[in-house]
Large-subunit ribosomal RNA, half A from a bacterium, 1746 nucleotides, folded computationally.
Context: one part of a larger RNA
RNA sequence: GGCAUACGGUGAAUGCCUUGGUGCUCCUAGGCGAUGAAGGACGUGGUUACCUACGAUAUGCCCCGGGGAGGUGGAAGCAACCAUAGAUCCGGGGAUCUCCGAAUGGGAGAAACCGAUCCAAUUGGAUCAUUAUACCUUGAAUACAUAAGGGGUAUAAAGCAAACAUAGGGAACUGAACCAUCUAAGUACCUAGUGGAAAAUAAAUCAACCGAGAUACCCUGAGUAGCGGCGAGCGAACGGGGUACAGCCUAAACCGACUUCGGCGUUCAAGGUACCGGCCCUUGCCGUAGCGGUGUUGUGGGACAUUAUCAGAUCCAACCGGUAUGAGGAUCGCGGAGUUACAAAAUUUCAGUUUAGUCGAAUUAUCUGGAAAGUUAAGCCAAAGAAGGUGAAAGCCCUGUAGAUGAAAGGCUUGAAAUCUCCGUCGAUAGUGUUCCCAAGUAAGGCGGGGCACGUGAAACCCUGUCUGAAUCUGGGGGGACCACCCUCCAAGGCUAAAUACUAAGGAGCAACCGAUAGUGAACAAGUACCGUGAGGGAAUGGUGAAAAGAACCCCAGUGUGGGGAGUGAAAUAGAACCUGAAACCGUGUGCCUACAAGCUGUCGGAGGUCUGUCUUUGCAUUAGUGCAACGACGACUGACGGCGUGCCUAUUGAAUAAUGAGCCGGCGAGUUACUUUCAGUCGCCAGGUUAACCUCUUCCGGAGGGUAGCCGUAGCGAAAGCAAGUCCGAAUAGGGCGAUUUAGUGGCUGGUAGUAGACCCGAAACCGGGCGAGCUACCCAUGGGCAGGCUGAAGUCCAGGUAAAACUGGACGAAGGGCCGAACCUCAGAACAGUGAAAAGUUCGUGGAUGACCUGUGGGUAGGGGUGAAAGGCCAAACAAGCCCGGAGAUAGCUGGUUCUCCCCGAAAUGUCUUUAGGGGCAGCCUCGGAUGAACCGUGCAGGAGGUAGAGCACUGAUUGGGCUAGGGCCCGUAAAGGUACCAAACCCUGUCAAACUCCGAAUGCCUGUACGCAAUAUCCGGGAGUAAGGUUAUGGGGGAUAAGCUCCAUAAGCGAAAGGAAAACACACCAGACCGUCAGCUAAGGUCCCUAAAUCCAGACUAAGUGGUAAAGGAAGUGGGGUUACAAAGACAGCCAGGAGGUUGGCUUAGAGGCAGCCAUCCUUGAAAGAGUGCGUAAUAGCUCACUGGUCAAGUGAUUCUGCGCCGAAAAUAAUCGGGGCUAAAGUCUGGUACCGAAGCUACGGGUCAGGAUAUGCUUGCAUAUCCUGGCGGUAGGGGAGCGUUCUCAGUGCAUUGAAGCGUUACCGUGAGGAAUUGUGAAGUGCUGAGAAGUGAUUAUGCCGGCAUGAGUAGCGAUAAAGCAAGUCAAAACCUUGCUCGCCGAAAGCCUAAGGUUUCCUGGGGAAGGUCUGUCCGCCCAGGGUUAGUCGGACCCUUAGUUAAGGCCGAAAGGCGUAGACGAUGGGAAGCAGAUUAAUAUUUCUGCACCAUCUGGUUGGAGCGAAGAGGGGACGCAGAAGGAGAAGGUAGCGCGGCGUUGGUUGUCCGCGUCUAAGGAUGUAGGAGGUGAACGAGGCAAAUCCUUGUUCACAUUAACACUCUGAGAUCUGAUGGGGACCCUAUAGCAAUAUAGGGGAACUACCUGGCCUCCAUGCUGCCGAGAAAAGCCUCUAAGUGUUGAAGGCCGGGUGUCCGUACCGCAAUCCGACACAGGUAGGCGAGGAGAGUAUCCAAAGGCGCUC
Repeated sequence: GGCAUACGGUGAAUGCCUUGGUGCUCCUAGGCGAUGAAGGACGUGGUUACCUACGAUAUGCCCCGGGGAGGUGGAAGCAACCAUAGAUCCGGGGAUCUCCGAAUGGGAGAAACCGAUCCAAUUGGAUCAUUAUACCUUGAAUACAUAAGGGGUAUAAAGCAAACAUAGGGAACUGAACCAUCUAAGUACCUAGUGGAAAAUAAAUCAACCGAGAUACCCUGAGUAGCGGCGAGCGAACGGGGUACAGCCUAAACCGACUUCGGCGUUCAAGGUACCGGCCCUUGCCGUAGCGGUGUUGUGGGACAUUAUCAGAUCCAACCGGUAUGAGGAUCGCGGAGUUACAAAAUUUCAGUUUAGUCGAAUUAUCUGGAAAGUUAAGCCAAAGAAGGUGAAAGCCCUGUAGAUGAAAGGCUUGAAAUCUCCGUCGAUAGUGUUCCCAAGUAAGGCGGGGCACGUGAAACCCUGUCUGAAUCUGGGGGGACCACCCUCCAAGGCUAAAUACUAAGGAGCAACCGAUAGUGAACAAGUACCGUGAGGGAAUGGUGAAAAGAACCCCAGUGUGGGGAGUGAAAUAGAACCUGAAACCGUGUGCCUACAAGCUGUCGGAGGUCUGUCUUUGCAUUAGUGCAACGACGACUGACGGCGUGCCUAUUGAAUAAUGAGCCGGCGAGUUACUUUCAGUCGCCAGGUUAACCUCUUCCGGAGGGUAGCCGUAGCGAAAGCAAGUCCGAAUAGGGCGAUUUAGUGGCUGGUAGUAGACCCGAAACCGGGCGAGCUACCCAUGGGCAGGCUGAAGUCCAGGUAAAACUGGACGAAGGGCCGAACCUCAGAACAGUGAAAAGUUCGUGGAUGACCUGUGGGUAGGGGUGAAAGGCCAAACAAGCCCGGAGAUAGCUGGUUCUCCCCGAAAUGUCUUUAGGGGCAGCCUCGGAUGAACCGUGCAGGAGGUAGAGCACUGAUUGGGCUAGGGCCCGUAAAGGUACCAAACCCUGUCAAACUCCGAAUGCCUGUACGCAAUAUCCGGGAGUAAGGUUAUGGGGGAUAAGCUCCAUAAGCGAAAGGAAAACACACCAGACCGUCAGCUAAGGUCCCUAAAUCCAGACUAAGUGGUAAAGGAAGUGGGGUUACAAAGACAGCCAGGAGGUUGGCUUAGAGGCAGCCAUCCUUGAAAGAGUGCGUAAUAGCUCACUGGUCAAGUGAUUCUGCGCCGAAAAUAAUCGGGGCUAAAGUCUGGUACCGAAGCUACGGGUCAGGAUAUGCUUGCAUAUCCUGGCGGUAGGGGAGCGUUCUCAGUGCAUUGAAGCGUUACCGUGAGGAAUUGUGAAGUGCUGAGAAGUGAUUAUGCCGGCAUGAGUAGCGAUAAAGCAAGUCAAAACCUUGCUCGCCGAAAGCCUAAGGUUUCCUGGGGAAGGUCUGUCCGCCCAGGGUUAGUCGGACCCUUAGUUAAGGCCGAAAGGCGUAGACGAUGGGAAGCAGAUUAAUAUUUCUGCACCAUCUGGUUGGAGCGAAGAGGGGACGCAGAAGGAGAAGGUAGCGCGGCGUUGGUUGUCCGCGUCUAAGGAUGUAGGAGGUGAACGAGGCAAAUCCUUGUUCACAUUAACACUCUGAGAUCUGAUGGGGACCCUAUAGCAAUAUAGGGGAACUACCUGGCCUCCAUGCUGCCGAGAAAAGCCUCUAAGUGUUGAAGGCCGGGUGUCCGUACCGCAAUCCGACACAGGUAGGCGAGGAGAGUAUCCAAAGGCGCUC
């Protein structure tokens, strides 16, 4: 270290539980708000952080009712209280109710600021917004009047809220496999205003010649008619069945005795009721606008006129009288109606209901147990056996339940009644009519659009942006262009309940809904923590126990930690990190194994070791239950060694692949649902089947009954009219097509599939809508700020020279510049480092700009197809070729990935064709299941057939070798003719060839037909379901390529794919062979038989010598075996040895030479056994050496050539690197022949399973089941079919359970499998089985999600290399804390102040779990307590800038936009304080001292003005430069005090420290600016004595120390003060020193004084010409003032609110951090230096937390 086992830790799965959710039903309610809402902020408790409650009357106050013993909420403890004199609590009513919010007095950055008026008088209280309407009021052009305006009174509105509803606007993704009409969709979204519902609604409607009779909603009609790139899709109506039902009012004609205005009229009129008589006297008439009456319809209605009929009473009656059936009115009677429309307001009573409640039956014992509700036994109640609780499971214990009952007060009611109100009776009905009315910029029409299912279409109908423009019943609209007839209705005005939609909220319930990764995001302080500038996004976390009985006391320990005892409890391994407590992961003990060994980590075999659960037998013991021991059997753990053996998933032709995915474990995680279609199965009924909405009943959420509207079927044919067992075409009775003859459907349920829906799950980039962002960044606007130091020296001016004058030259002054060098500041050429950083852009070195187109603060503006951009597609909050957030939305994804239990049967494809198609689809092919037919299939034999391939051939078409013959041609010759020719050559002949697109020929195989035999779930058709349409290899036949490819494209076949086994060492594809399971049986195939390694060291005969075998070619070679042919050879060959190899001649030519041997020509002759005018070597040329040839010797074969077997060379690569290895040679190689054996999941044998077919038997529900036998099958991916297992829940039945359920752990049991039992331990309350049913129903994989735990790894790192060391202290513990000494670092900072921002971090005491990159006694950490003091500082307050907002106003579909007055708005303007002291922590704030400002007021003085929202002045402004005067600060000297040396010197020109004082008051200096006064005129919107300007006069005159105004500083004062080195005293301490008290010296002069500050933006120069308003001053108006204003002086009073701690270049801000980054402004000593550079260093601060 491995395996096993026991015991633990970690962790939080599982089981059980439920406080919380989810869905639905019924009822209520359907709003709240200026009487201040919704929602908040801040407060309120004895102690109080959070929630709840409440509001300064503050965890509550008052009254009424309920209730009845304990209370002071969740939430304990302590403290203090309340309560039978009725508390707490519940209900009703009332009071209070801070501040914000519509927010409403003004303002504002929500919750903080600032007013005015009235009342009250120690605080305070109330009122004051805007708009609309009405009324009152003032009132212009313009007389009345009106507009405009001001004020007042009254009423109303505003804002919020879930869905529903109406209206105004209105997308895109998507679908159409593209896309544009179309779709999505009038959806999402924005906006407006409404209601409990809204909307619609009482026919200018439909229909069809019959009729219906408002609207809305449901079912149906119907996916029909239609619309539609006639694509995708969209999609009615009539009619029928139901729910619920309800109808009305105006305009007009006409009348009027009322009102308004205008006209006419003033009489012999008209009118006042009809008539008559009087009388009245403008009352009259016409018109306009109102008001009242009348009237409201389509068999047209009404008015008016008229006719007819009918119709209570009484009274009054217009100036008088009379008459009348009288214009009008009243009363009574009668009749009718009413509060949702039709007219409208209210009250009371009753009833019901609601907001608290009350009564409410019936059980005991035994046993077990911690506990009884369980068990057993015996009872009881029930209008109550719903449910929950109680120490386990309760009708009878508790709360309840059934059933009864109850309200002082409030609410509600389309309940009832009464009061009340209104109407009619003063008319109604009918008839007649040359009269009148019947909704106008309307209907209708043209053009452009929209809505209607209807996309412009033949397009009716409805709406209208625009242009036109009727009629009035003898009229008008509609009936889908239009016309006629006919039918029907009456627009251009209005109201109207119910049936319908929805549920934020309250109540009562239910669930085959969830049960803590589920269910809401949220069971817990959840819209919380946290993230983001913001809109917005958005978690995790449940369980002790019956009861806290929550562990007294003791011990260890630094301890408030942890543990051990003790104690409680049924249990503490229930101990608060608490029920159960799985796995990963981490340990400890024990058994076996492991240190010379080899790999998917297993499996099979197995030596050895260890153990003993069960059983047999035996022995011993025994309380007779059993216990102990031993042998054996079945076994358990381990496992040396051996055989075989390259994970899983996905995707693929093909994966161990070095192709994808997964760290491991646990939990979660994917074909569902609705409607429609079709098929199959099954059930009901059957020429029929069936209901939908809805209604009724009920045992109450299930069922029963009704409901026939509708649907499907029962008849077809035709384009249709139509006809019909036929019909259509047709002249047809013909013929043909489709039908009938041959009839089965329909409604449920279950399953398969399809369609529409997100449709199996996860996944885009994008598109559109509405919002949120310019706190980063870009640009712009306003207002502020910043830039050490040095250099250069433009214009201009002056002087000199010069010129006629200029020009020009020189010098000086001068100080310009997108000038130069260079810090701060801004930036970034380059390099290095960094690159899991210190840092999500930096550090170091370095670079560029650095008075400018510069940099920067604060406040503002511009917003997403938009901004901004010195332009890079840059930037717009760390990702911009179109931001972010939310929504449409589950967009779409022909793409990738994933898709969860088992067994049984069958089983593909990678092809054809079409495709904006090629990695996708449609159809066909191939698979499966069911049905039908019933051998139709296939194989072989035989018989018959068609054909033009292989081959072959040259007869055709072409190509083609040689020869012959011969037209024609060329060449030669030739005067011509003739001739020659080894040249070219057609045709022809002979010879030899070639062809995919040649064939006189022509197979084998294949194909077709017939027949016989064989075999058989073979074939064909119909219907349901698929998958496949990427193929790959080998062989053969071919095309392409190079007769290359592990290449590519076809054909035929095989196997792979989807196929395991054997063999080829290993090796999808080649060889053998197709695995249902088992067997320690047999036989074989391919291939093998020396060892590894099963089987022959087998037999016979050859070959090979190369380890050939055990890679390869051209080519090469006396390798070797065999065969053939041929030559020489006893007349002596071949090879060797000896000898010869000669002469003419140096052949001739050539050559410098060429003598056999450079080259050319010739190559003869002689001698001889033989010898070339020479085969090589050689020489300058000769020479020389050889060869051919010949003789001798030797002695028998020797050569040449050809065919062939096996070998050799040719032959170079990275591991000993190989034949698989060892090794092999008369093989263990190769060839031939032979015999035997081995060898597979093949075959056989035996046993078993299952499927199919068949047979027999039995049973019954009659087509199924069971049993037996026979025959055959059973590899399998995509895929089809079949049968089962398990999980959760429901119903019914039946069980189990505290003597212990589920879950979890263990084990040697059962089943073919998914799985199922049992035992035991743990556990402590539920749960099983059987039969049905319903599903959130099964996970090793989605770079899955969540959690836990590993690995890497005790590894990287511990954040500037400015640096530490020692001692002491404290402590359990000290590198880190404290103190001291020494050392180091910064010092234009790493010091000090301050704005923003933070928000308590500040100070003190205590603590050490966590945070702190280590430690920690320490801290910016935790706990507790404390701390911020203002008239003068800053802000609020006063003022305005950019800008914001905005009464009225203008514009706009809405939302809203613009904008005037006004208001707001600092970064700017505006009154006033200094010095010292003091606290642990504050100070210009407290204290001391000395001041000042504003305002009010007293006194005094004064003696005419004062007085504003008006007028004027002023406030009031750029940049650069230069010079001067001062100051702060510093330096030196002097002076005061102190010192005189652990080391040589130091009484000196030595050293150290100090030498300081404000605001204010007085004075008015350096300097700066300016003319002053008077009169008159004009202007300043009125006025002005003020201001501007003009004229005139006076003074002053070109200069000054005039005059006036201004003005730093200095001086005096402030100050007899303060401060002050140092000294003294006391206390503490060893001391240094600290604290407290006291005393207290000098307190002068000079120098520098650049930057900075003041004089002062004063001066000079320049061009880019450089805020506003108020405070303030002056003036006058209204008014006020001599009854005393203003002003002066001296006193007194008042002076509100907010900030104030601390950090603030940083450990407190912005960067996720105690982060090397970023962050505006002020001060910033000294030496050297031009300097804020740089180096050193004071004060001060640090050494950067391993």
Its Rfam family is "Bacterial large subunit ribosomal RNA". Its mean pLDDT, the model's own confidence on a scale to 100, is 82.